RNA sequence: UGAUGCUGCGCGGGAGAGUCUGUUCUCUUUUUCGGGAUCGGGCGCCGAAGGGGCAAUUCCUCCCCGGAACCUCUCAGGCACCAGGACUGCGCGGACCAG
Numbered sequence: 001u002g003a004u005g006c007u008g009c010g011c012g013g014g015a016g017a018g019u020c021u022g023u024u025c026u027c028u029u030u031u032u033c034g035g036g037a038u039c040g041g042g043c044g045c046c047g048a049a050g051g052g053g054c055a056a057u058u059c060c061u062c063c064c065c066g067g068a069a070c071c072u073c074u075c076a077g078g079c080a081c082c083a084g085g086a087c088u089g090c091g092c093g094g095a096c097c098a099g
Base pairs, nucleotide, nucleotide: 001099006094007093008092009091010090011089012088013087018043019042020041021040022039024037025036026035027034044079045078046077050075051073052072053071057067058066
C1' cells in the first nucleotide's frame, strides 16, 4: 500500500396472500340499489423483518462442540394503499488480512 470476503451508513430496486358479516363515515342517485374508507367479529390465506425446528453443509485427522438456508413451522408479522421487507446494485466508511 492492500484486492476479495466481512461489516455499518445513504440512495435505489424488492415478492406473496382474502372473503363473509356488522358499526360508523363518505360518494352517486328522486328513493332503493351500488362504490370507497374505518373499526370489530368469523373462517381462510401468505412468508422475504424477527423467532423456532431439521439439516444440505462448514470448522477439525476423526468424533463431539460451535456456525448454518431464501428448507420448514407459522409464534410474531402480513393479505387495497402507505409502511415493513430477506436479498440486491451503486457510493462512502470501519476492522482484519492474502499479496
Glycine riboswitch aptamer from Nocardioides sp. GY 10113, 99 nucleotides, folded computationally. The sequence is in RNAcentral, with records from Rfam. The organism belongs to Nocardioides, within Bacteria.